RNA sequence: GCCUUAUCAAGAGUGGCGGAGGGACAGGUCCUGUGAAGCCCGGCAACCUGCGUAUUUAUUACACAAGGUGCUAAUUCCUGCGGAGUUUUCCGAGAGAUGAGGA
Numbered sequence: 001g002c003c004u005u006a007u008c009a010a011g012a013g014u015g016g017c018g019g020a021g022g023g024a025c026a027g028g029u030c031c032u033g034u035g036a037a038g039c040c041c042g043g044c045a046a047c048c049u050g051c052g053u054a055u056u057u058a059u060u061a062c063a064c065a066a067g068g069u070g071c072u073a074a075u076u077c078c079u080g081c082g083g084a085g086u087u088u089u090c091c092g093a094g095a096g097a098u099g100a101g102g103a
Stems, first nucleotide, its partner, number of pairs: 002102007013041001015040003021031003025080004042072003047068003050064001052062003076095001081092004
């Protein structure tokens, strides 16, 4: 890199180092020296492992957060294809991201 599957409207710092860029791609638009990316620490969440309670024995629900990931501006920032409505909008798909499993 490919396939399957689940989720993507909630949540999370007035911290340290760092120094100019960043938000996947394109367009738009937004953030940024009142300091971007990146790294560290902190935090959030609960997908997997683990542990506990109840029910049951197939599991399911709830709780914890020790381990593996993930996340920590804006709905996945919006639109990118199709449908409905057509002033504003809504629904689905695609694409993307993350987890778990697989060839």
The prediction has a mean pLDDT of 84. This is a predicted structure of a 103-nucleotide RNA (SAM riboswitch aptamer (S box leader)). The model forms 97% of the base pairs in the Rfam consensus. Rfam family: SAM riboswitch aptamer (S box leader). Gene Ontology term of the family: regulation of gene expression. It was read from a public genome assembly, where an Rfam model found it.